Molecule: transfer RNA
Organism: Umbelopsis vinacea
């Protein structure tokens, strides 16, 4: 100091030829039980790291920026 990959719910990760963003484990609640766990059902929880451009429309494209990972040096 160069390439290059990652950032998406409380963790762990999907996602998409640019059109209302999912899963699973957790949490709540309810169901079952004498009770708890389990199990079934349902809730809730997200600026799609950040600033900028394209676009009618951006999580997606392009550019910076931050931050981790990794390879050269």
């Nucleotide at each position: 100091g160069c390439u290059u990959c990652g950032c998406u719910a409380g963790c762990g990760c999907a996602g998409u030829u640019g059109g209302c963003a999912g899963c699973g484990c957790g949490u709540c609640a309810g169901u079952c039980u004498c009770a708890u766990a389990a199990u079934c059902u349902g809730a809730a929880g997200g600026u799609c790291a950040c600033c900028a451009g394209u676009u009618c429309g951006a999580u997606c494209c392009u550019g910076g920026u931050g931050u981790g990972g990794a390879g050269c040096a």